[in-house]
Context: one part of a larger RNA
RNA sequence: UCACGGUUAAGGAACUAGGCAAAUUGACCCCGUAACUUCGGGAAAAGGGGUCCCUGCGAAAGCAGGGCGCAGAGAAUAGGUCCAGGCAACUGUUUAACAAAAACACAGGGCUGUGCAAAAUUUAAAGAUGAAGUAUACAGCCUGACACCUGCCCGGUGCCGGAAGGUUAAGAGGAGGCGUCAUCGCAAGAGAAGCGCUGAAUUGAAGCCCCGGUAAACGGCGGCCGUAACUAUAACGGUCCUAAGGUAGCGAAAUUCCUUGUCGGGUAAGUUCCGACCUGCACGAAUGGUGUAAUGAUCCGGACACUGUCUCAACCGUGAGCUCG
Numbered sequence: 001u002c003a004c005g006g007u008u009a010a011g012g013a014a015c016u017a018g019g020c021a022a023a024u025u026g027a028c029c030c031c032g033u034a035a036c037u038u039c040g041g042g043a044a045a046a047g048g049g050g051u052c053c054c055u056g057c058g059a060a061a062g063c064a065g066g067g068c069g070c071a072g073a074g075a076a077u078a079g080g081u082c083c084a085g086g087c088a089a090c091u092g093u094u095u096a097a098c099a100a101a102a103a104c105a106c107a108g109g110g111c112u113g114u115g116c117a118a119a120a121u122u123u124a125a126a127g128a129u130g131a132a133g134u135a136u137a138c139a140g141c142c143u144g145a146c147a148c149c150u151g152c153c154c155g156g157u158g159c160c161g162g163a164a165g166g167u168u169a170a171g172a173g174g175a176g177g178c179g180u181c182a183u184c185g186c187a188a189g190a191g192a193a194g195c196g197c198u199g200a201a202u203u204g205a206a207g208c209c210c211c212g213g214u215a216a217a218c219g220g221c222g223g224c225c226g227u228a229a230c231u232a233u234a235a236c237g238g239u240c241c242u243a244a245g246g247u248a249g250c251g252a253a254a255u256u257c258c259u260u261g262u263c264g265g266g267u268a269a270g271u272u273c274c275g276a277c278c279u280g281c282a283c284g285a286a287u288g289g290u291g292u293a294a295u296g297a298u299c300c301g302g303a304c305a306c307u308g309u310c311u312c313a314a315c316c317g318u319g320a321g322c323u324c325g
Stems, first nucleotide, its partner, number of pairs: 001320008010311002014309001019306001027051005036041001038145001052067006068072001080304004085299002087296002092104002108143007120129003146291004151221003156218002158214005165209003171203002176198005183190002222240005249283001250280001261277005
C1' cells in the first nucleotide's frame, strides 16, 4: 500500500450524480394504529410497553413476593420508517455472459375472417396441425384490471359491396394482303383451286376507371383581419382554404425549443421536486384520454431515525505485499 473484518471524541449527509456503502430496525407477547380505499386492504402502518433467576399459590395461563447484572429475544440467525409524485393495475416474463425496466405478457375490451373437407399454418404432393374442436369455437390484428369516457373527417390509401357504361388478355372470328403455282399472254405481267405466311371489323372475364359503405381500418383533425365606455382581452363579425378543422379531459408534462417560463410551497440558500397558470416550438381520446386503492430489487423529490459517506482522520485484527527457501 491492497483485500477483508472491528472500534471511535464532537458533529451527523456537511460526502456524493445519488445516503452508494455502512449503520439503524429486527424474535415473541400486550397496548395501539392515520389519510385513502375497489371495503378485501392500507397494517408488522406509525408509536409505546414487556421478556432473566428463586419462592409461594395455581391444572395451566398467570398472579404475588424476593434476588442479581451495564445489559434477561443477555451469543447467532430474524423489517429501518414516514410524506408526496411519475410510470405500469396486479402475481408473472425478458436481453444465458454490460440493460429486469416505464419493455413483453396478462385478465378484461374491440375489430376482422371462418358453417366444417372451416378459415389460418405447413408441404411439390399425399398428409398433418387447427381438432378427435364446431361461432360461448378457432385464427389474425389492436388495446390492456377497474371507474368515467372514447368527439369530428371516407378527400387519399386499404378493405367490403355494386354492376349500367368506359378500358382490357388469351381465345373465337376471319374482311383484306402476301408467297407459291395450274392456266393465259410474244413479253412485261395477270393469276382459279390448294397449301403456306399474315391479318381488320366483331366477340371476349377478373382487374382498373366508375358508384356506394367502412376509422377500436392505415391515417388526418387550418389561416388572416377587425371588434366591448381606462387599458388589456375578445363572447361577436368578416374573409380564404379544407375530407374535416382537435370535442371531453389533461397540459413547461417520460411530451415545453425559447426556459432555471411566471406565481405559490418546501430550504438560510432549490436548473431537481410538489401545487397552480396556459403563451400545447411539437398533448389528446383502444397508435386509447383522464383518474385510481393495492402492488414494484422501478424512477424522481422530501423528512425522521441512524451512522467513519464526510469534517479528518486514528487505532486494532486476519491475509497478501517484502526477504529467504

A computed fold for a 325-nucleotide part of an RNA from Muribaculaceae bacterium Isolate-002 (NCI), annotated as large-subunit ribosomal RNA, domain IV.
The prediction has a mean pLDDT of 88.
The full RNA is in RNAcentral, with records from Rfam.